[in-house]
RNA sequence: GCGACCAUAGUUUAGUGGUAAAACGUAUCGUUGCCAACGAUAAGUCGAGGUUUCGAUUACCUCUGGUCGCA
Numbered sequence: 001g002c003g004a005c006c007a008u009a010g011u012u013u014a015g016u017g018g019u020a021a022a023a024c025g026u027a028u029c030g031u032u033g034c035c036a037a038c039g040a041u042a043a044g045u046c047g048a049g050g051u052u053u054c055g056a057u058u059a060c061c062u063c064u065g066g067u068c069g070c071a
Stems, first nucleotide, its partner, number of pairs: 001070007010024004018054001026042005047063005
C1' cells in the first nucleotide's frame, strides 16, 4: 500500500427493514436478628457522519478504532 471481517447496556452476547433482548452486574424494596441466597421493581445500549426508504441497529458510501491475510 491492497483486501476481508468486527464495532449493540458497565461486561459477555442475540436480533439484521416496522419504536432492541437475555445473562451477569448496578440501584431500590421485600424476606432474615445480620450477611449471603432468593423474590419483585427500576435505570441503563445500536462507534461517527451522510445516502436510499413512509420508516435504518439492519441496505449503500465515507471516516474512526480493532483483528487477520497478501505484498
Molecule: transfer RNA
Organism: Candidatus Nomurabacteria bacterium